A computed fold for an 84-nucleotide RNA from Romboutsia maritimum, annotated as c-di-GMP-I riboswitch aptamer.
[in-house]
């Protein structure tokens, strides 16, 4: 110098819920709020998985379907500090 690992330091993000708005819905945005997270940074036509079903197909009732959505589901990828 580099690597692994986790203390410490500086910090970062923000679950549920509430209010307001958008949307057919899933869900998202903003404010409040912190359950937690060493990637809870980024990626949804790299991959897997899941949610919704307006529209479409079909039906006696049903049901099927993503171009919509979730990465705080797995995963891919990038990264701060760094004692012992």
């Nucleotide at each position: 110098a580099g690597g692994u690992u986790u203390a410490a330091a500086g910090g970062g993000c923000a679950a549920a819920u509430u209010u307001a708005g958008a949307g057919a819905a899933a869900u998202c945005u903003a404010a409040a709020g912190a359950c937690g997270c060493a990637a809870a940074g980024c990626u949804a036509u790299a991959g897997g998985g899941g949610c919704u079903a307006a529209g479409g197909u079909u039906u006696g009732a049903g049901a099927c379907u993503a171009u919509g959505c979730c990465u705080g589901c797995c995963a891919g990828u990038u990264g701060c500090c760094a004692a012992a």
Taxonomically the source falls in Romboutsia (Bacteria, Bacillati, Clostridia, Peptostreptococcales).